A computed fold for a 264-nucleotide RNA from a Coprothermobacterota bacterium, annotated as Bacterial large signal recognition particle RNA. The coordinates come from a structure-prediction model, not an experiment, and the mean pLDDT is 79. NCBI's taxonomy places the organism under Bacteria, Pseudomonadati, Coprothermobacterota.
[in-house]
RNA sequence: CCGUGCUAGACGGGGAGUUAGCGGUGCCCUGCACCCGCAAACCGCUAGAGCGGGGUCGAAUUCCCACCCCCGGUGUCACUUUGUGAGGCCGGCCCAUUUAAGUGGUGUUGAUCGCAGGGUCCUGCGCAGCGAAGCCCUGCAAAUUCCGCCAGGUCCGGGAGGAAGCAACGGUAAGCAGAUCGUUUCGGGUGCCGUGGGACAGCCUUGCGGGAGCUGGCUGAUUGGGUAUCGCUCGGAAGGCGUACAUCAAAGGUGGGUGCACGG
Numbered sequence: 001c002c003g004u005g006c007u008a009g010a011c012g013g014g015g016a017g018u019u020a021g022c023g024g025u026g027c028c029c030u031g032c033a034c035c036c037g038c039a040a041a042c043c044g045c046u047a048g049a050g051c052g053g054g055g056u057c058g059a060a061u062u063c064c065c066a067c068c069c070c071c072g073g074u075g076u077c078a079c080u081u082u083g084u085g086a087g088g089c090c091g092g093c094c095c096a097u098u099u100a101a102g103u104g105g106u107g108u109u110g111a112u113c114g115c116a117g118g119g120u121c122c123u124g125c126g127c128a129g130c131g132a133a134g135c136c137c138u139g140c141a142a143a144u145u146c147c148g149c150c151a152g153g154u155c156c157g158g159g160a161g162g163a164a165g166c167a168a169c170g171g172u173a174a175g176c177a178g179a180u181c182g183u184u185u186c187g188g189g190u191g192c193c194g195u196g197g198g199a200c201a202g203c204c205u206u207g208c209g210g211g212a213g214c215u216g217g218c219u220g221a222u223u224g225g226g227u228a229u230c231g232c233u234c235g236g237a238a239g240g241c242g243u244a245c246a247u248c249a250a251a252g253g254u255g256g257g258u259g260c261a262c263g264g
Stems, first nucleotide, its partner, number of pairs: 001264006009057003012030004020046005034054005063257006072248005077242001079240004084235004090231002092227005098221002101219003104215003113209008121198006127191002130187006137178004146171003154163003
């Protein structure tokens, strides 16, 4: 150096979770790397950490170690989204009080204030007016059973003349109708009215005194109270994002290390 046969060992690994801890079944990532049985409110084991049975390879491209790279996972932190709980001694919003800084209104054509009066308010009487009814007035209105006058006709009479009396006409009664004037009685949510009395808080108004403010509409400020819709603060939940930090880490790459026996 080569060949043959063995042994150690390998025949996937990892993450989270679970566990006193280790491994597995289950979930996830990577990826292709034997078989059978057990196994989640579980199965087996004890820092030498799956148990039981069987099979293949086997001293190196396959085993062990270190480093590099890095799929992916986990945690922390920052930012952010959704929804949720709490906080009126945060902003905002609402109400009330006080003020008069700004602005406005009003005021020497006279403010606030003071004095006196009137009206509005209540009531008695009167007046006017409205409504109702009545009277007055006018007109119509009685075939008869109202009045007057009674044509014609009728009756009495010898006649003269007389009597009753229909219609028509006129007037009138009961009644009907009617605009105005006048008048009586009653009534009222009537009144630029008169007169007397009352009340007097507010409002309007007049006169006198006096001589410069008055008001508090809007904005602002003060004090107090309220409001959890919104913003904000605090808390917790589920996500997103990664410029981050830490940790685990497959596959891959580089380097190093590592048996026995026999024969040639």
Overview
Its Rfam family is "Bacterial large signal recognition particle RNA". Rfam classes the family as a non-coding RNA gene. It was read from a public genome assembly, where an Rfam model found it.